[in-house]
The RNA shown here (SAM riboswitch aptamer (S box leader)) has 115 nucleotides and comes from an uncultured Chitinophagaceae bacterium.
The sequence was found by an Rfam model in a public genome assembly.
The coordinates come from a structure-prediction model, not an experiment, and the mean pLDDT is 82.
Of the family's consensus pairs, 97% are formed in the model.
Rfam family: SAM riboswitch aptamer (S box leader). Rfam links the family to the GO term regulation of gene expression. From the family's description: The SAM riboswitch is found upstream of a number of genes which code for proteins involved in methionine or cysteine biosynthesis in Gram-positive bacteria.
RNA sequence: AACUUAUCAAGAAAGGCAGAGGGAAUUGGCCCGAUGAAGCCUUGGCAACCCACACAGUGACUCCACUGUAUGAAGGUGCCAACUCCAUCCCGUUUAUCGCGGGAAGAGAUAAGUC
Numbered sequence: 001a002a003c004u005u006a007u008c009a010a011g012a013a014a015g016g017c018a019g020a021g022g023g024a025a026u027u028g029g030c031c032c033g034a035u036g037a038a039g040c041c042u043u044g045g046c047a048a049c050c051c052a053c054a055c056a057g058u059g060a061c062u063c064c065a066c067u068g069u070a071u072g073a074a075g076g077u078g079c080c081a082a083c084u085c086c087a088u089c090c091c092g093u094u095u096a097u098c099g100c101g102g103g104a105a106g107a108g109a110u111a112a113g114u115c
Stems, first nucleotide, its partner, number of pairs: 002114007013043005021032003027087003044080003049076002051072002054069006084107001088104006
């Protein structure tokens, strides 16, 4: 890199260096940014995928596996503006548009696993 599965409406920032960009990519929009962007470092935090533990159910029947729920946070990741910032299609709502609600697709992000 590729593939599989799950999740993506919640949550969580200060300081130092740096110095003009940033919000994945194309385009368009809308935002963030000299009251300091990206990046790097330090500290802190969020969350609970891996993990630990308890209970229940199912399979199997000491063991174990799977599923659900609750709790925990030492460690491995991740994350700490805006729904994954928004964009496409279908349905509902509406006279219609906008908006909103539900569903689907595409692209992507993260985790765990496979080769």